Formats: sequence, C1' cells, structure tokens
RNA sequence: GGGGGUGUAGCUCAUCUGGUAGAGCGGGACCUUUGCAAGGUCUAGGUAGCGGGUUCGAGUCCUGUCACCUCCA
Repeated sequence: GGGGGUGUAGCUCAUCUGGUAGAGCGGGACCUUUGCAAGGUCUAGGUAGCGGGUUCGAGUCCUGUCACCUCCA
C1' cells in the first nucleotide's frame, strides 16, 4: 500500500430481506429477613465509532474517514 472483518447500554451480545433499538450480567429503589445471602417486583441507562448521500423513513443500503483484528505484498 491492497483485500476481508468488527465498531449498538457500564460489560458480553442480539436486532434475517429498511419502518419509532432489545436481552443477559451489572447499577438504583422497594418487598421478603433480627441481619446477610438468595429470591421477587419496578426502574434508570444507547438517536448504533465519526461525517455525507439515497429514501416518506437508515443500526440496516451507498460513500468518505477513524480505531482494532486478520490475510496478501
């Protein structure tokens, strides 16, 4: 330098052909206990790495760029 892949909640990951973003763990509150643990109920938290474009509508399609992984040179 070129090819491919990944980037979504604090962490690990979903979201099959475009239609108002979810789970588990973790966090907070409450219930149960003399207390702790365990369990249960509820709840907060992300406009999807960062831009641009297409579209009525983009996490998803196109494109530029950044970071990381990998292959080739």
A computed fold for a 73-nucleotide RNA from a Pseudomonadota bacterium, annotated as transfer RNA.
Rfam family: tRNA. It is annotated as a transfer RNA.
The RNAcentral record of the sequence draws on ENA.